[in-house]
RNA sequence: UUUAUCCUUCGGGGUCGGGUGAAAGUCCCAACCGGCGGUGAUGUAUUAAGAGUGCGAUAUUUGCUCUUUAUGCUUAGUCCGUGACCCGGAUGCGGUUGAAUAUCGUAGACGGUGGAUCUGGUGCAACUCCAGAGCCGACAGUAUAGUCUGGAUGGGAGAAGGAUAUC
Numbered sequence: 001u002u003u004a005u006c007c008u009u010c011g012g013g014g015u016c017g018g019g020u021g022a023a024a025g026u027c028c029c030a031a032c033c034g035g036c037g038g039u040g041a042u043g044u045a046u047u048a049a050g051a052g053u054g055c056g057a058u059a060u061u062u063g064c065u066c067u068u069u070a071u072g073c074u075u076a077g078u079c080c081g082u083g084a085c086c087c088g089g090a091u092g093c094g095g096u097u098g099a100a101u102a103u104c105g106u107a108g109a110c111g112g113u114g115g116a117u118c119u120g121g122u123g124c125a126a127c128u129c130c131a132g133a134g135c136c137g138a139c140a141g142u143a144u145a146g147u148c149u150g151g152a153u154g155g156g157a158g159a160a161g162g163a164u165a166u167c
Stems, first nucleotide, its partner, number of pairs: 003165008017029003031147002033137002035082004043073004048068007077135002086112003091107005117133005139150003
């Protein structure tokens, strides 16, 4: 350091304050939040090279600034992909049955559905930087819910570490 298998741990945030009402974290005003991987012209640190410049007396040495290279950390809710929810489901298992391809339950590779961004600035280049203004957010319950309660002490994209084998 490549690949494969396995183990352990981790793996989602948010209604301040007010209005109406019998009742609202659900309506209205307002507030707040942003999973995972990628891309990324962000920021920062270090290394190397070059240029400029300061002190000094020529030199050795050295300070500062800029550019470039490499590396670490960091950089998008709205771009690309993906997870959760929902729908279908090869197939397996269990119940039912005299026995079943019928029927019920359950696990489930895989497939489907699935929300949202513009304007200006800089610049060779930006939906990612800077400024401004927007927009979006499963299902069930309940006075209509991104934020409450519940399925969920679940599942999970993945992240970190370790073991064995292999290149």
This is a predicted structure of a 167-nucleotide RNA (FMN riboswitch aptamer (RFN element)). Its Rfam family is "FMN riboswitch aptamer (RFN element)". Its family is annotated with FMN binding in the Gene Ontology. From the family's description: The RFN element is a highly conserved domain that is found frequently in the 5'-untranslated regions of prokaryotic mRNAs that encode for flavin mononucleotide (FMN) biosynthesis and transport proteins. Its mean pLDDT, the model's own confidence on a scale to 100, is 78. Of the family's consensus pairs, 100% are formed in the model.